[in-house]
RNAcentral holds the sequence, with entries from ENA, Rfam and Ribocentre. The RNA shown here (c-di-GMP-I riboswitch aptamer) has 75 nucleotides and comes from Desulfofustis glycolicus DSM 9705. It matches the Rfam family "c-di-GMP-I riboswitch aptamer". Rfam describes the family as follows. GEMM was predicted in a large-scale screen for bacterial structured RNA regulatory elements.

């Protein structure tokens, strides 16, 4: 450096829900909180789903696929 395996240890992230502020909304953000996660890190390329002030504009990467990147253990 590449690759396979799994989750014992160490560390990490954080579902639902509650509170706050924001948005038309879906939803996201901050705090609390843990259902879970081996990429639950990043990014809307391609599907899928959701919202809408529907010639359009948004949301979901913790929906699936592909892409990029990173840390530990053992082989």
């Nucleotide at each position: 450096g590449a690759u396979g395996c799994a989750g014992a240890a160490a560390a990490c992230c954080a579902a639902a829900c509650c509170u706050g502020a924001u948005g038309c909304a879906a939803a996201a953000c901050a705090g609390g909180g843990a259902c879970g996660g081996a990429a639950a890190a990043c990014a809307a390329c391609a599907g899928a789903u959701c919202u809408u002030c529907c010639u359009g504009a948004g949301a979901u990467a913790g929906c699936c696929g592909g892409g990029u990147u990173c840390a530990g253990g053992c082989g």

Of the family's consensus pairs, 87% are formed in the model. Its mean pLDDT, the model's own confidence on a scale to 100, is 79.